[in-house]
RNA sequence: CCCUUAUCAAGAACGGCAGAGGGAACGGCCCGAUGAAGCCUAGCAACCGGUCUUAGUCCGUUACGACGGGCGAGAAUACGGUGCUUAUUCCGGCGUCUGGUGCUCAGAUUGUCAGGCGAAAGAUGAGGG
Numbered sequence: 001c002c003c004u005u006a007u008c009a010a011g012a013a014c015g016g017c018a019g020a021g022g023g024a025a026c027g028g029c030c031c032g033a034u035g036a037a038g039c040c041u042a043g044c045a046a047c048c049g050g051u052c053u054u055a056g057u058c059c060g061u062u063a064c065g066a067c068g069g070g071c072g073a074g075a076a077u078a079c080g081g082u083g084c085u086u087a088u089u090c091c092g093g094c095g096u097c098u099g100g101u102g103c104u105c106a107g108a109u110u111g112u113c114a115g116g117c118g119a120a121a122g123a124u125g126a127g128g129g
Base pairs, nucleotide, nucleotide: 001129002128003127004126005125006124007123008122013041015040016039017038021031022030023029026092027091028090042085043084044083047081048080049079051075052074053073054072056071057070058069059068060067061066089121094118095117096116097115098114099113100112101111102110
């Protein structure tokens, strides 16, 4: 850097250092000297590992009482590996559906506004190249 897959509406700082920027990019709209990024500390969270349980399932052993292991299921915990700690992934950009509205005699089409769902993009974990 690329691929696969899961998740993204909850949660977490009134601390110290620092000193102007930050919210991925673009367009918005925000945050910021009542102190941004970054670092430290503190905290949040069960994604992976580890731990415990297991009456399910498979395999092995058996002195037929059981025992061990894999898978699955469940639980507790921040112990290890990450992650995260303004705003829904802050909102939008593409598609589709619903409703309002403009134009029209009317319909198709189309403009616009609001909402639902999905996609794309992105982030993080896990696995792979």
Molecule: SAM riboswitch aptamer (S box leader)
Organism: Chloroflexota bacterium